[in-house]
RNA sequence: UACUUAUCCAGAGUGGCGGAGGGAACGGCCCUAUGAAGCCCGGCAACCUGCGUAGCAAGGUGCCAAAUCCGGCGGUUAUUACCGAAAGAUGAGAA
Numbered sequence: 001u002a003c004u005u006a007u008c009c010a011g012a013g014u015g016g017c018g019g020a021g022g023g024a025a026c027g028g029c030c031c032u033a034u035g036a037a038g039c040c041c042g043g044c045a046a047c048c049u050g051c052g053u054a055g056c057a058a059g060g061u062g063c064c065a066a067a068u069c070c071g072g073c074g075g076u077u078a079u080u081a082c083c084g085a086a087a088g089a090u091g092a093g094a095a
Stems, first nucleotide, its partner, number of pairs: 001095001003093006013041001015040003021031003026071003042064003047060003050056002068087001073084004
């Protein structure tokens, strides 16, 4: 990098350093000097490993504004909602 598969309405900081961006891309709409990203600490969770009756949370990941923040494509529809897809993210597997 492409493939297979599962999940994506729950949960997680009044901390330290840092100093202007961030929410994948696009269009929106938001967050942010009452401090963005990033790093450290802390925490959540339970996919894999481990131990196991439930379960635990030691190890490998992951995650810690808003449903994957919302939308696009399709279906139904009371035109506002619902469902699905696509795209994306993460785990595990396999090439």

SAM riboswitch aptamer (S box leader), 95 nucleotides, folded computationally. Its Rfam family is "SAM riboswitch aptamer (S box leader)". About the family: The SAM riboswitch is found upstream of a number of genes which code for proteins involved in methionine or cysteine biosynthesis in Gram-positive bacteria. The sequence was found by an Rfam model in a public genome assembly.